Model confidence (mean pLDDT): 83 of 100. The RNA shown here (transfer RNA) has 73 nucleotides and comes from a Microcaldota archaeon. Rfam family: tRNA. Rfam describes the family as follows. Transfer RNA (tRNA) molecules are approximately 80 nucleotides in length. By type it is a transfer RNA.

């Protein structure tokens, strides 16, 4: 310097193709149960890397940037 891939709750991840309610799992708070903990069970808490363009409507499609992993040079 080129080219590929990827970015979603504290941590993991699904949804991107083919645009319409952001889901799961662990954790974390409360409560239930138990003599106590633990395990169960109910509940809640909490994310789409930035900017920008398309659309009624964007995690999703287009252009850019930032950043992480590969590779080429």
């Nucleotide at each position: 310097g080129c080219g590929g891939u990827c970015g979603u709750a504290g941590u993991c991840u699904a949804g991107u193709c083919u645009g319409g309610u952001a889901g799961g799992a662990c954790g974390c708070g409360a409560g239930a149960u138990u003599g106590c903990c633990a395990a169960u069970c109910u509940u809640g808490c909490a994310a789409c890397u930035c900017g920008g363009g398309u659309u009624c409507a964007a995690a999703u499609c287009c252009c850019g940037a930032c950043g992480g992993c590969c590779g080429c040079a």